[in-house]
Source information
A computed fold for a 77-nucleotide RNA from a Pirellulales bacterium, annotated as c-di-GMP-I-GGC riboswitch aptamer. Of the family's consensus pairs, 95% are formed in the model. The coordinates come from a structure-prediction model, not an experiment, and the mean pLDDT is 87. It matches the Rfam family "c-di-GMP-I-GGC riboswitch aptamer". The family has 40 seed sequences and 1,298 matches in Rfam 15.1.

RNA sequence: AACGACAAAGGCAAACCACCUGUGAAGGUGGGACGCAAAGCCACGGGUCUUCGGUGAAGACAGCCGGGUUGCCGCUU
Numbered sequence: 001a002a003c004g005a006c007a008a009a010g011g012c013a014a015a016c017c018a019c020c021u022g023u024g025a026a027g028g029u030g031g032g033a034c035g036c037a038a039a040g041c042c043a044c045g046g047g048u049c050u051u052c053g054g055u056g057a058a059g060a061c062a063g064c065c066g067g068g069u070u071g072c073c074g075c076u077u
Base pairs, nucleotide, nucleotide: 001077002076003074004073011036012035016031017030018029019028020027021026034063040069041068042067044066045065046064047061048060049059050058051057052056
């Protein structure tokens, strides 16, 4: 550097429910686990979605794909 197991230690947490924030996409906290080896972080490219006074502007999604960056373990190369 690559690879990823019915391994060890630990981690995250979809849908759904409650409360809160937001016009909204969505987010936060708690419960809950479908899954995840970056499901850690970054809206840089594509994409999807929202709002508005709509040929545009302002936003959301990192658990859609790519890219960047940091990182645990070792049946492995």